A computed fold for a 254-nucleotide part of an RNA from Halovenus sp., annotated as large-subunit ribosomal RNA, domain VI. It matches the Rfam family "Archaeal large subunit ribosomal RNA".
[in-house]
Context: one part of a larger RNA
RNA sequence: UGUAAGGGUACGUGACGUGAACGUUCGUAUAGUACGAGAGGAACUACGAAUGGGCACCACUGGUGUAUCGGUUGUCCGACAGGGCAGUUGCCGAGUAGCUACGUGCCACGGGGUAAGAGCUGAACGCAUCUAAGCUCGAAACCCACAUGGAAAAGACGUACCAUACGGUCACUCAUAGAAGAUGAGUUCGAUAGACUCGGGAUGUACGCACCGAGGCAACGAGGUGUUGAGUCCACGAGCACUAACAGACCAAG
Numbered sequence: 001u002g003u004a005a006g007g008g009u010a011c012g013u014g015a016c017g018u019g020a021a022c023g024u025u026c027g028u029a030u031a032g033u034a035c036g037a038g039a040g041g042a043a044c045u046a047c048g049a050a051u052g053g054g055c056a057c058c059a060c061u062g063g064u065g066u067a068u069c070g071g072u073u074g075u076c077c078g079a080c081a082g083g084g085c086a087g088u089u090g091c092c093g094a095g096u097a098g099c100u101a102c103g104u105g106c107c108a109c110g111g112g113g114u115a116a117g118a119g120c121u122g123a124a125c126g127c128a129u130c131u132a133a134g135c136u137c138g139a140a141a142c143c144c145a146c147a148u149g150g151a152a153a154a155g156a157c158g159u160a161c162c163a164u165a166c167g168g169u170c171a172c173u174c175a176u177a178g179a180a181g182a183u184g185a186g187u188u189c190g191a192u193a194g195a196c197u198c199g200g201g202a203u204g205u206a207c208g209c210a211c212c213g214a215g216g217c218a219a220c221g222a223g224g225u226g227u228u229g230a231g232u233c234c235a236c237g238a239g240c241a242c243u244a245a246c247a248g249a250c251c252a253a254g
Base pairs, nucleotide, nucleotide: 007162008161009160010159011158012157016149017148018147019146022052023051024050025049026048027047028046029045035040053107054106055105056104057103061101062100063099064098068094069093070092071091072090073086074085075084076083077082110144111143112142117137118136119135120134167251168250169249170248171187172186173185174184175183192244193243194242196239197238198237199236200234201233202232203231208227209226210225211224212223215220
């Protein structure tokens, strides 16, 4: 773009595709049973694991974590406090979210038609014969089932609703989405994002002050204790319209 030159919203159908979504092994029971003189020694089936592979996830365990917090060396900002630089993290110790594996969960059963094969009935051929007619079974393979794509399937699908502005786009706030488009949540009849409060979390006890403090004539004084599970910070959650989603514009069947 097309699908009746009559639009839109929502929900479906499923032609035709894709997948290995499963593969292998072991253990227990069966059972020291069947079998076998003995020595030895199964299986059907049921259950439970391991391993390889696939998909998904982050509650747990770890990794990362140039958000963050703390310690510390040299130097600079006159000193303190607070910082800059030392790799575009100075070094070191921790570390939430996110992303991840080394972590976690799942990846049946069953049905149908068959192959080789096993049979039933049964003639040709008064018998026999699985086959000629007919019928029953029979595989990790095939078709369903399972997961997923899929109205451009030209035989171009269907159902319900809307009936005069239905609907959509831009714009604006955003993320369970994201290279751009797209997708999704919202736009005051509002919790979409931010701020704030609370919850949860990270670090590990801030500055200042008071006291103690080896030593020192004194000045001074590393450090310690208390105030103080402090101070600082958060990518998470909830509450709350305080801030910003305003003002609007356009398309669109007739």

NCBI's taxonomy places the organism under Archaea, Methanobacteriati, Halobacteria, Halobacteriales, Halovenus.